[in-house]
RNAcentral holds the full RNA, with entries from ENA.
Predicted 3D model of a 519-nucleotide part of an RNA (large-subunit ribosomal RNA, domain I) from a Bacilli bacterium.
Context: one part of a larger RNA
This record gives sequence, structure tokens and C1' cells, in this order.
RNA sequence: GGUGCACGGUGAAUGCCUUGGCAUUAGGAGCCGAAGAAGGACGCGACGAACAGCGAUAUGCUACGGGGAGUUGUAAGUAAACUACGAUCCGUAGGUCUCCGAAUGAGGAAACUCACUAGCAUGAAGUGCUAGUAUCCCAUAGUGAAUAAAUAGCUAUGGAGAAGGGAACUCAGCGAACUGAAACAUCUAAGUAGCUGAAGGAAAAGAAAGCAAAAGCGAUUCCCCAAGUAGAGGCGAUUGAACGGGGAACAGCCCGUUACCAAUAAAGAGUUACAAAAUUUUAGAAUAGUAGAACUAUUUGGAAUAGUAGGCAAUAAAGGGUGAAAGCCCCGUAUAUGAAAUUCUAAAAUCUCUUGGUAACAAAGAGUAGGACGGAGCACGUGGAAUUCUGUCUGAAUAUAGCGAGGACCAUCUCGUAAGGCUAAAUACUACCUAAUGACCGAUAGUGAACCAGUACCGUGAGGGAAAGGUGAAAAGAACCCUUGGCAGGGAGUGAAAAGAACCUGAAACCGUGCACUU
Repeated sequence: GGUGCACGGUGAAUGCCUUGGCAUUAGGAGCCGAAGAAGGACGCGACGAACAGCGAUAUGCUACGGGGAGUUGUAAGUAAACUACGAUCCGUAGGUCUCCGAAUGAGGAAACUCACUAGCAUGAAGUGCUAGUAUCCCAUAGUGAAUAAAUAGCUAUGGAGAAGGGAACUCAGCGAACUGAAACAUCUAAGUAGCUGAAGGAAAAGAAAGCAAAAGCGAUUCCCCAAGUAGAGGCGAUUGAACGGGGAACAGCCCGUUACCAAUAAAGAGUUACAAAAUUUUAGAAUAGUAGAACUAUUUGGAAUAGUAGGCAAUAAAGGGUGAAAGCCCCGUAUAUGAAAUUCUAAAAUCUCUUGGUAACAAAGAGUAGGACGGAGCACGUGGAAUUCUGUCUGAAUAUAGCGAGGACCAUCUCGUAAGGCUAAAUACUACCUAAUGACCGAUAGUGAACCAGUACCGUGAGGGAAAGGUGAAAAGAACCCUUGGCAGGGAGUGAAAAGAACCUGAAACCGUGCACUU
């Protein structure tokens, strides 16, 4: 030095666990903001920092309900207090709510600086406090040019008017490239990503100038089929309907135009459609809660929920906890029940508003329909290319002799009535709340984040972005003694066990000690 065995150290795997995640289901809710939001800064406690809560009334104030014994958060400790005259706690409604931030008196390098007007302290200066003072829009009033009347403009007052934020969903405007075509240009990716604007709890669409085809249907939206079909396509890559059938859900109206009927008596409509407010009652629901059955002995053990024996309840054997494994120990669960206050839903009443009804006759939306050129969109790449939109130029008819459509175009026939508008439901989504579920994860997994994480740290910045869980049933967290400067160790003690805080289990690599063999 090597090999083997034994015993250790280090190390953190593994096993077990779960406070946290992930996915989904059902129900709710779907907006907040100049009455100052979202998000922050700075403060507030008897006691340093932080988190959480709150705002100079600052760990809280008021009222009304619930609840019933302890309480002053995480968070121990000490102090000082509160509490059956009902605290802490839970719910509802209020009050307060510094400074920044749309930020709005002016400025500004956010959380700061500096003003003016009025009032108050107060009373001249000065200082302080309170309130107001941005812009645009709308309304009203005053004033008022060139310019006579007028208008523009200016000024004042009033306005819960706008602004800013928000996860996805929606509509609209703008709009790529990688890629595929085995290269690449039409094409594709894709009207996707991205940017912007606007809105709502949904949005959009929507009551036929529609489909169809000799039979008929009857607004829109969504799903299944039709169908990867008919088509489109350097007929390449690819792309890709509709008719029709079956379902979900259903709801129709108004303005303008004008003919008739009726006419101030009634009729009609309505608060979530078509124009727009409110109150009350009843019923149900939400936001705190309440009641809630039934077990003992013995054995083992540190501990009984285990074994044994004998019982009980069940509209309750969902689940969790308790010193091991509990229907009957605890919280709960099934079931029953409850609201002073606020809110929601439904119905009714009051109430409010409007004028109604019918469409044979009559009426029936013009720079419009259509056309040409250039584009776009339709499954449809200009094609025989209809239908839709429109930048430029043009440009009709006016209802049984109008007009549009039925895929160039024409005729017949059929269907409809453009050039004004509104409209619930079925549909999409989930930042948020409640309940529940999982052949989902179990700390290198599952969110980046189980832990004070979008933190520490990195970057000028945009931005990037970790690691880190487990003593024990209970701190009973090791009094006291010895060695020592301390760390640490040895006794003693606690505990079922040191599991001893570098704390469950504690593999391997790696490092040692002893013994044996061997070179």
C1' cells in the first nucleotide's frame, strides 16, 4: 500500500408525513374610481425589527344583531389593563381614513416644494388650521371683436358628466415573421402573435330586399350530423363551406312615412328589450349563528382509538382531531332551525309613462341601389364570379306597369321589400367568493414561491430570479456537579426512546480507527 471484517465520522438519498400547489365540478358574483380607485410611501402597540391589521379618532371609534368566558394578532416573556353592568370574537350598517398615485391650485427627481381666495386662531405684520382653486364636455347666464345686427371669443355659476385601474372572455382598427411548400416568389403560417381603441356581465348578431325549388320553411346565437363532402388551390403544400336533418333556447318591436277606425273615457305599456323613476307588502335566498343520538370494563403498553367481554345509537359508517387503529372522547356529520341590519330573486299592489287599434285602399328611408376602375371580404387565389364592403368617377326606378334575389347573363316562375333603429334566452370566460371532488403532486415533485417569494441576489435598464419543510404525545428544551477562556465533553436528570435543538428515518460516494491476511 491492498483486500476482508467490525466500529465510527461525514453526507444527505430513501421511507413516512403535509401546512402548499395542480386540475375540475356545482352554485354565487362579475366591476372599482374625482363621494379620490387599483397600487404604494410614511406612520399607529408599554417594550427593537418584520408580517398581518389599522390611519393623527391610527393593533382601533359608533350603532344594531350573534355569542357566552375569558381577553390584549403572528409571539414567547415581563408590565399594565379589560371582562356576567357581557369583554375578546363573528356578522350588518356607519364614522375616521396622513401623503403619493387619474392626482385635478402651480411645480416636481412619486410619497416633496411653493402659492392664491374666503373663514378662524386674532388683532396690523407674521405664522398656523379649515375649505376652495386643473382640463375638457354639457347646461344656464353675463359680457363681447374685426363688423351695423349678430357671431367667434371671454367670464361666471351649476353638473355622483369624462378621465384612471382591472385575470380571461367580446367587438372593432392596425397587423408580422419563423415555419410548411422538403429551395422559393403566388400560397401557407394567419387575420394567428403583437399593438391600439371601446364596452359588458357577457359581448357580438338578430326579426328576411332570407333560404329554397314546384314541396315548402319562417329573426339571431350555440351544439351534433351533413363533411374533410361540394369546391378553392404554383389543382402544389394545403385550405374548406352551404342546403338539409336532429337538438339547446325561444320574443318580438320602435322611429319616420300615411290611409282608415276610436277618442279623454278608457285603453295600452312599464321599471333588465322596444322611452324612463320609485315605494310598500308577501314568499324565498345570501351575509353571524343554534340544537344535534349513542360505551364501559379488562389485558398489553409510555399512552388505548388495539386485543378480549358485554352493550348502545343511526335520516348521523363524510371528514378531521385526540399520547397506536374511535359510529358512541372532542369538533363535526344527517336532520331541524335562526336575522335587529344590508343586499338579491320572484309575485302582487301602489305608482309612473304614453296615447290607442288595423294595414284591403293609401303610404313605405337618394348622391341611395346599380355601373366603371382599384382593392378587400365571402370556403371561392379574377376566375364564367354572382352575393357583401368601398377609395376615385358616375348614377336609377318609385309598388298588380316599382325594386332586389334565386352563383355571369336573359326569359318564365318563385321568394322578398334595401338604402333608419332596439331587442332577453340558449353561447364565451373566471381575477374573486362558497361548497365539494381527484386511478393529480408529495419538498430536485407540485405554482417561481408549503418557509415573511416575485423575497434575497444579478442587471444602468427593460428584465432575470433562487435556495430554504419534519425534536417530542407534551418543552417535560437538560436543575446541579466536573474539565475548559470558550466551543465542546463527562456525570446527573427529563422522556417510551436522546429523538438534544447542526434535532424523524439516516443509504451511497468520501474520510478514519481496530483486527486478520497479503505485498

Rfam family: Bacterial large subunit ribosomal RNA.